[in-house]
Context: one part of a larger RNA
RNA sequence: UCAUGGCUAAGGAACUAGGCAAAAUCGACCCGUAACUUAGGGAGAAGGGUCACCACAGCAAUGUGGUCGCAGAAAAUAGGUCCAGGCGACUGUUUAACAAAAACACAGGGCUUUGCUAAAUCGUAAGAUGAUGUAUAAGGCCUGACACCUGCCCGGUGCCGGAAGGUUAAGAGGGGAGCUUAUCUUCGGAGAAGGCUUGAAUUGAAGCCCCGGUAAACGGCGGCCGUAACUAUAACGGUCCUAAGGUAGCGAAAUUCCUUGUCGGGUAAGUUCCGACCUGCACGAAUGGUGUAACGAUCUGGAUACUGUCUCAGCCAUGAGCUCG
Numbered sequence: 001u002c003a004u005g006g007c008u009a010a011g012g013a014a015c016u017a018g019g020c021a022a023a024a025u026c027g028a029c030c031c032g033u034a035a036c037u038u039a040g041g042g043a044g045a046a047g048g049g050u051c052a053c054c055a056c057a058g059c060a061a062u063g064u065g066g067u068c069g070c071a072g073a074a075a076a077u078a079g080g081u082c083c084a085g086g087c088g089a090c091u092g093u094u095u096a097a098c099a100a101a102a103a104c105a106c107a108g109g110g111c112u113u114u115g116c117u118a119a120a121u122c123g124u125a126a127g128a129u130g131a132u133g134u135a136u137a138a139g140g141c142c143u144g145a146c147a148c149c150u151g152c153c154c155g156g157u158g159c160c161g162g163a164a165g166g167u168u169a170a171g172a173g174g175g176g177a178g179c180u181u182a183u184c185u186u187c188g189g190a191g192a193a194g195g196c197u198u199g200a201a202u203u204g205a206a207g208c209c210c211c212g213g214u215a216a217a218c219g220g221c222g223g224c225c226g227u228a229a230c231u232a233u234a235a236c237g238g239u240c241c242u243a244a245g246g247u248a249g250c251g252a253a254a255u256u257c258c259u260u261g262u263c264g265g266g267u268a269a270g271u272u273c274c275g276a277c278c279u280g281c282a283c284g285a286a287u288g289g290u291g292u293a294a295c296g297a298u299c300u301g302g303a304u305a306c307u308g309u310c311u312c313a314g315c316c317a318u319g320a321g322c323u324c325g
Stems, first nucleotide, its partner, number of pairs: 001320008010311002014309001019306001027051005036041001038145001052067006068072001080304007087296002092104002108143007120129003146291004151221003156218002158214005165209003171203002176198005183190002222240005249283001250280001261277005
């Protein structure tokens, strides 16, 4: 000096990104226990008291009296607590070996496919899973307890339905054209039948175009100008565009750039935190919106207790290092 422990005057988070680490709390019984709440909880809330030994009484629980100590759950084992907020309802699951979470799952909700030789999946097939199940079932997708709700848009993309018309493949069809040559010939040529080659019209399904529907399908949800008898603002009006112009609720938010926005609270002092405001760069309704008791090795802010985290270090024990051997 390092590691692991023990103790420490006064102060008590001044340390630090952050109370990280440590300290503190800790058992049993009794008393007592708030907001909130889904009435179950919250709750071991919080907070306070008793505890050993001896004698006597009593079946016992226990009671009465006495004794000692600083200390009686005397060692060891053995919750710190409270307030407020974000996220996720919860128990659970996860990156074996840097991430345990707000991620995944979840019960619940919705859409959709599937009538049984089911859909879906594996396999060339046989066959198998689904399922020895049968729509209160099985598959896919989204959301994610519960409470209150879930607005407008079908123009684009997708899906579903429709079949009148347009387009359209192979195939069918075969007008016509070319080659060949019996024959005819005015010697230039024409050219039957057959064969070969080519091939127009016409016909010809789904799809696409088209016509409807559908957003808890993928998704989307405006701009400019003016206006009220102080000013400011604009319930109101005009105009352009759109498929429709963001409803309820929330809002400087896990979302706010400007921004440490402004006001209030908390502090002596607060870029964080809480409550408001709304000017939402760029919230918003199952890509769910807003709340929410309980829960969380979650994240954020505060308080109390407590402490060597610190002011600011000191001492001790054990081990290592170091020196000598």
A computed fold for a 325-nucleotide part of an RNA from a Candidatus Chloroheliaceae bacterium, annotated as large-subunit ribosomal RNA, domain IV. Taxonomically the source falls in Candidatus Chloroheliaceae (Bacteria, Chloroflexota, Chloroflexia, Candidatus Chloroheliales). The full RNA is in RNAcentral, with records from ENA.